Model confidence (mean pLDDT): 75 of 100. Predicted 3D model of a 396-nucleotide RNA (Bacterial RNase P class A) from a Lachnospiraceae bacterium. It matches the Rfam family "Bacterial RNase P class A". Its family is annotated with ribonuclease P activity, tRNA processing and dimeric ribonuclease P complex in the Gene Ontology. The family's RNA type in Rfam is ribozyme.

[in-house]
RNA sequence: CAAGUAGCACAGAUGGUCGCACCGAACAUGGCUUUGUCCUUUUCGGUGAGGAAAGUCCGGGCUUCAUAGGGCAGGAUGCCGGAUAACGUCCGGUGGAGGCGACUCCAAGGCAAGUGCAACAGAAAUAUACCGCCGCCGGCGUAGGGAUUCCUAUGCCGGCGGUAAGGGUGGAAAGGUGGUGUAAGAGACCACCGUCCUGCUGGUGACAACAGGAGCCAUGUAAACCCCAUCCGAAGCAAGACCGAAUGGAAGCGAUACGGCUGCCCGCCGUGCUUCGGGUAGGUCGCUAGAACCUGGCGGCAACGUCAGGUCCAGAUAGAUGACCAUCACGGCAGUACACAUUGGUUUCACCAAUAUGCUGCCGGACAGAACCCGGCUUACCGUGCUGCUUGUAGA
Numbered sequence: 001c002a003a004g005u006a007g008c009a010c011a012g013a014u015g016g017u018c019g020c021a022c023c024g025a026a027c028a029u030g031g032c033u034u035u036g037u038c039c040u041u042u043u044c045g046g047u048g049a050g051g052a053a054a055g056u057c058c059g060g061g062c063u064u065c066a067u068a069g070g071g072c073a074g075g076a077u078g079c080c081g082g083a084u085a086a087c088g089u090c091c092g093g094u095g096g097a098g099g100c101g102a103c104u105c106c107a108a109g110g111c112a113a114g115u116g117c118a119a120c121a122g123a124a125a126u127a128u129a130c131c132g133c134c135g136c137c138g139g140c141g142u143a144g145g146g147a148u149u150c151c152u153a154u155g156c157c158g159g160c161g162g163u164a165a166g167g168g169u170g171g172a173a174a175g176g177u178g179g180u181g182u183a184a185g186a187g188a189c190c191a192c193c194g195u196c197c198u199g200c201u202g203g204u205g206a207c208a209a210c211a212g213g214a215g216c217c218a219u220g221u222a223a224a225c226c227c228c229a230u231c232c233g234a235a236g237c238a239a240g241a242c243c244g245a246a247u248g249g250a251a252g253c254g255a256u257a258c259g260g261c262u263g264c265c266c267g268c269c270g271u272g273c274u275u276c277g278g279g280u281a282g283g284u285c286g287c288u289a290g291a292a293c294c295u296g297g298c299g300g301c302a303a304c305g306u307c308a309g310g311u312c313c314a315g316a317u318a319g320a321u322g323a324c325c326a327u328c329a330c331g332g333c334a335g336u337a338c339a340c341a342u343u344g345g346u347u348u349c350a351c352c353a354a355u356a357u358g359c360u361g362c363c364g365g366a367c368a369g370a371a372c373c374c375g376g377c378u379u380a381c382c383g384u385g386c387u388g389c390u391u392g393u394a395g396a
Stems, first nucleotide, its partner, number of pairs: 001392010012328007020048007028041001030039002032036001050367001054378002057376005062236004074232005079093005094108001095106004109227002114225002116221003130167002132163014175193006194216001195214005201208002240285004249276005257271005292311008330364007341355006
């Protein structure tokens, strides 16, 4: 320098004008069923989205309801150790797969408990023999020898049998390679590799190393039913707690003033006042000081834990966090080569072409936006910068 790999940070800056939400102050303006630590308007000051605020896929806090204990059903998870409030997350390992490598990926218990499924192809899919190879018998030929019936060699056809090396099919064909052996073959036998079992050593463990044994019985599939082990009560801030009009409900009181039943009397009902219960409209809280953030120390390989110091960092309820202008920075495209530099071509010093350090102009700024709060995962994203490591090339 090129290609790659792992990770981290940022997500334009400054100024001006206008606007929005919340908080504080000023006390200025106006309002009233409420005279208030109230509402409205004004002025000043402060604060105001993210790395994913997203998807709502997991886990927890918090809240209400349920809950003696155990079981069934259902769901999730599934190598080992650790981290954590918890997790399906993270960290460190083991085993397997990929890559020359840095490194990446794995839903990684059990098919030697039972059941199911395995299309097509292929002779045969858990068991076989299509081609092939080999032996024996019979028939028909050919060649040679001989004494026409016999013998030897060889070809074709048929029958019986052996084989699982080779061919072909398939994701998969009863361990692989090489040899011995055989009529041809075969773990039939041998060596190495693989598999399984046992022992021993190391390791907390998954597991690994070594030694011995078994000729190998065991097709695949459990994000198929299922079996085994572990975990799980339900709903969610529109959770929920408190206050609480108006109307309606219940009880009581009083004048018997008004209205109705009814022209009059009694009685009843309503209008009035007080109290009670319910909890609608509405309001307050929940609500943002937290498993918080920053810096440093210590423990740990790490995830993470702990200690000290510092900081306060949105809180709406139809939902604010915006718009415009200027300058600078960044990126892309186009133009410019007579200053500087490099490369190439033609070639006599020269000329031509390419490259944009610089200059000018135009364009661009992603993904996306809090709504109870955290820890993760997943997905989206214009671009910029930094660090560790790997491979290759060149130079010192």
It is recorded under the gene name rnpB.